[in-house]
Context: one part of a larger RNA
RNA sequence: CGCAAGAGAUUUGAGUGGAGCCGUCCUUAGUACGAGAGGACCGGGACGGACGCACCGCCAGUAUACCAGUUGUCCUGCCAAGGGCAAACGCUGGGUAGCUGUGUGCGGAGCGGAUAAGUGCUGAAAGCAUCUAAGUACGAAGCCCACCACAAGAUGAGAUCUCUCACGGAGUUAAUCCGGUAAGUCCCCAGAAAGAGAAUCUGGUUGAUAGGCAGCAGGUAUAAGUGUGGCAACACAUUCAGCCAAGCUGUACUAAUAGGACGAGGG
Numbered sequence: 001c002g003c004a005a006g007a008g009a010u011u012u013g014a015g016u017g018g019a020g021c022c023g024u025c026c027u028u029a030g031u032a033c034g035a036g037a038g039g040a041c042c043g044g045g046a047c048g049g050a051c052g053c054a055c056c057g058c059c060a061g062u063a064u065a066c067c068a069g070u071u072g073u074c075c076u077g078c079c080a081a082g083g084g085c086a087a088a089c090g091c092u093g094g095g096u097a098g099c100u101g102u103g104u105g106c107g108g109a110g111c112g113g114a115u116a117a118g119u120g121c122u123g124a125a126a127g128c129a130u131c132u133a134a135g136u137a138c139g140a141a142g143c144c145c146a147c148c149a150c151a152a153g154a155u156g157a158g159a160u161c162u163c164u165c166a167c168g169g170a171g172u173u174a175a176u177c178c179g180g181u182a183a184g185u186c187c188c189c190a191g192a193a194a195g196a197g198a199a200u201c202u203g204g205u206u207g208a209u210a211g212g213c214a215g216c217a218g219g220u221a222u223a224a225g226u227g228u229g230g231c232a233a234c235a236c237a238u239u240c241a242g243c244c245a246a247g248c249u250g251u252a253c254u255a256a257u258a259g260g261a262c263g264a265g266g267g
Stems, first nucleotide, its partner, number of pairs: 001153001005164007015150004021049007033038001051107005059101004066094005071086006110145001112144002118138004165266001167179004184262004188204005209255003212251005218244003225238005
């Protein structure tokens, strides 16, 4: 821009892409078959490998400053307690959310269709024979459908529901142009299940969108100060303490204020 007014939702599916794998064991059955050795078709059940999709409750990884320990050195006057630096965490032990796999869940179904090679039935041409010429039945991991995702720019522009209403001016009172509006949308602002940006999504006081605060979960591992014991290093008690990012719930304290723009008049 189009989809013959303008919007907000929900859809149909022409079409496109993805997926499509394999094995072992049990049973049928030591049956059919076979002199024996051996050993099935068909059908039923269980388990697994690789591959794929999703997720983070479990297991595990990461988690650059969440907690603790600790070496050297400098600083906060000193003790104590802390802070900086040590190659962009000094080193070490752990670790929430998120993101992940080695973890977990799920997938490949179809006694649907038409077929290939192949196998037939009936059957002439050609008194026989012949799966084929008329007719007709089967038959693949392959094809079409089915399963999953996208999908009306499918210009062949589809469908359903809901909302807005038939404004003013110019103009041959026509096309058309200009303007103010409706439903609605955007700008703007707080943001994240989104993200390079844009888009998308959640909100904007009739509000829990982010921050703060409170509680909880969860992580570290028992803070500082003081007391007691010890010559001391240190230990014990107060103390499952103290501190705490992204998580959950709540709470308008702070900031989403105020405002601006666009947007139909149908044939």
Predicted 3D model of a 267-nucleotide part of an RNA (large-subunit ribosomal RNA, domain VI) from a Vampirovibrionales bacterium. The organism belongs to Vampirovibrionales, within Bacteria. The coordinates come from a structure-prediction model, not an experiment, and the mean pLDDT is 88. Rfam family: Bacterial large subunit ribosomal RNA. Its family is annotated with ribosome and structural constituent of ribosome in the Gene Ontology.